[in-house]
Context: one part of a larger RNA
Molecule: small-subunit ribosomal RNA, 3' major domain
Organism: Desmoscolex sp. 11 TJP-2019
RNA sequence: UGACGGAAGGGCACCACCAGGAGUGGAGCCUGCGGCUUAAUUUGACUCAACACGGGAAAACUCACCAGGUCAGGAGAUAUUCAGGAUUGACAGGUUGAUUGCCCUUUCAUGAUUGUAUCGCGGGUGGUGCAUGGCCGUUCUUAGUUCGUGGAGUGAUUUGUCUGGUUUAUUCCGAUAACGAACGAGACUCCGACCUGCUAAAUAGCGAGCGGAUAAUCUCGUCCGCAGCGCUUCUUAGAGGGAUAAGCGGCAUCUAGCCGCAUGAAAUGGAGCAAUAACAGGUCUGUGAUGCCCUCAGAUGUCCUGGGCUGCACGCGCGCUACACUGAAGGAAUCAGUGUGCACAUUUCCUUGCCGGACACGGCCGGGUAACCAUGUCAAAAUCCUUCGUGAUUGGGAUAGGAGAUUGCAAUUAUUCUCCUUGAACGAGGAAUUCCCAGUAAAUGCGGGUCAUCAGCCCGCGUUGAUUACGUCCCUGCCCUUUGUACA
Numbered sequence: 001u002g003a004c005g006g007a008a009g010g011g012c013a014c015c016a017c018c019a020g021g022a023g024u025g026g027a028g029c030c031u032g033c034g035g036c037u038u039a040a041u042u043u044g045a046c047u048c049a050a051c052a053c054g055g056g057a058a059a060a061c062u063c064a065c066c067a068g069g070u071c072a073g074g075a076g077a078u079a080u081u082c083a084g085g086a087u088u089g090a091c092a093g094g095u096u097g098a099u100u101g102c103c104c105u106u107u108c109a110u111g112a113u114u115g116u117a118u119c120g121c122g123g124g125u126g127g128u129g130c131a132u133g134g135c136c137g138u139u140c141u142u143a144g145u146u147c148g149u150g151g152a153g154u155g156a157u158u159u160g161u162c163u164g165g166u167u168u169a170u171u172c173c174g175a176u177a178a179c180g181a182a183c184g185a186g187a188c189u190c191c192g193a194c195c196u197g198c199u200a201a202a203u204a205g206c207g208a209g210c211g212g213a214u215a216a217u218c219u220c221g222u223c224c225g226c227a228g229c230g231c232u233u234c235u236u237a238g239a240g241g242g243a244u245a246a247g248c249g250g251c252a253u254c255u256a257g258c259c260g261c262a263u264g265a266a267a268u269g270g271a272g273c274a275a276u277a278a279c280a281g282g283u284c285u286g287u288g289a290u291g292c293c294c295u296c297a298g299a300u301g302u303c304c305u306g307g308g309c310u311g312c313a314c315g316c317g318c319g320c321u322a323c324a325c326u327g328a329a330g331g332a333a334u335c336a337g338u339g340u341g342c343a344c345a346u347u348u349c350c351u352u353g354c355c356g357g358a359c360a361c362g363g364c365c366g367g368g369u370a371a372c373c374a375u376g377u378c379a380a381a382a383u384c385c386u387u388c389g390u391g392a393u394u395g396g397g398a399u400a401g402g403a404g405a406u407u408g409c410a411a412u413u414a415u416u417c418u419c420c421u422u423g424a425a426c427g428a429g430g431a432a433u434u435c436c437c438a439g440u441a442a443a444u445g446c447g448g449g450u451c452a453u454c455a456g457c458c459c460g461c462g463u464u465g466a467u468u469a470c471g472u473c474c475c476u477g478c479c480c481u482u483u484g485u486a487c488a
Base pairs, nucleotide, nucleotide: 001488002487003485004484005483007482008481009480010479011478012477013476016472017471020436021435022434023433024432027321028320029319031317032316033315034314035312036311043054044053065307066306067305068304069303071301076119077118078117079116080115086113088109089108090107092105093104094103122296123295124294126293127292128291132289134283135282136281137279138278139277144183145182146181147180148179149178150159151158152157162174164173165172188272189271190270191269194241195240198238199237200236201235204232205231206230207229209226210225211224212223213222214221247261248260249259250258251257323429327388328387329386330385331384332383340374341373349368350367351366353364354363355362356361395426400421401420402419403418404417405416442464443463444462445461446460447459448458449457
C1' cells in the first nucleotide's frame, strides 16, 4: 500500500430491505441443462458473471456425432516408370441403398494431362481460449483513476484526492502544504413530448367554387367527380425556437443547494456512450485472424445415402396454458402503433377483389420495388345483448383415434394447419425465491428476427392500465474514513 475482521462511524442500491403488486416453486405442456440409455444420442458454457445462452425454432443441407460408400481439389522440387504406352474413361453381367467401372469378369477406347517414392505444400466445426489477436462479459452502475511542480519521509510511500455542508456524482461550496491540470461523471448523441411562427407537398390533407347523386325542392347535411383555384390547422420532415431551479415564499454560513407554490407542452421523460486496473471469465465451432501439436488417401479433407442431435425410471432452470362467473360460449358494434414486402437467368413475396370449398386451402383477374398497392393493417383485451349457474361443469385442453389440406426431392420418430371424436392432471400451489415504483407492474394483441414450412423464444410496437414507497441500513452487498492483524 492492499486484503480481511462474527471492529467502529458515515453514505448508497428494489441485481438489498420496508409498504405492496405480479409471480415462480405445486399441475399439464414447451424448451435448455444434468443423469440414464444409445452405433451416435456431436459440442461449448456450471454461483452472481452456465442452463428460450452459442442469435442453437437441427426432417435433408446445416453437422462437428454414428453406420456405410465415393473423390482427389496430393502445388512444387528431386528420383523413377514410360510412346515397344505413364495413365484415364466405360456398355453389359456380377456386386451394391444406388443406372456408384467402387470392385470383379470381359474387352474396347484414351494418349503424357498423369503414375510410383521422398521432401514439402495445402485442407481440417481436429486439440490447446492455460500459447494468442480481436470481440464480448464481469469486477462495477458505482465514483472512481492519474500526472507536473512543491511539501513530508532514508525509503516503499504520502499530500494533492479533505474535518464539515451539499449533490445522482471526487457534483459543488468551503476548508486547506498545496498549486495547476488530465481521464471518468457531467457536457455529448439518438428517440419522445410543445410551436395556428419559417420552408413545402397529385406519394399527406383541408376549404370554397362548379357538376352529379341522395331525403318533396331550397337553407342545411351525407357521398362522388374536376389533373380547374386557394391554403398548410391536422399528416409528413428539414432548419430553428423552447427549460435555465428562471419567478415567488420558506429552510440553509443566507454558500453550494433543498422544499413548496405558480407559470408552462415539459419543473427528475427514455435509452446510448462510458475511465484506471484487472479476470489465466467466454469464444481457436464467426472469420481466407492465428502460434504450436495432431491428421493427411483404409483421411480428422471433401462429397453421397441413411440415422442421430428429438431417445426416457429421474433431478434442476427460463417459460406457455390453466385452475373459472371480474368467467366461458354465441352474436353485435367499435378503436392502434411499430414494421415488412418479388427479377434470382426471368416461378419462389406483400396480397385486395371475385369464384369453389365446412374449414384448412385452391383457382382466376388485378395493384405494389411502395407516405401511392396490401393497409383505415376493420388487432386483441375492453364494450353491449343472450345463454350457462357453481358441479372437475358449457372451467381446463393434455393425451389419443380417424379424415382433409399445405411446405418440401422427402413429413414415419407424427413440419405445420383444419375438421370430427377423445376429455388427463389442475379447486391458487410447502420450504424457498425472482422482478418491479408511472404510462411503470400486470393484462392484451400486433410486427420483425430465425423462416421452403414451423414460436410457447428473442427484439421492438401500441391498447387498457392499478395497489404501495418517495424511506431505511435490519438482511444481502457496494463505496469512503478510522482502527486491528500472525495474511501478500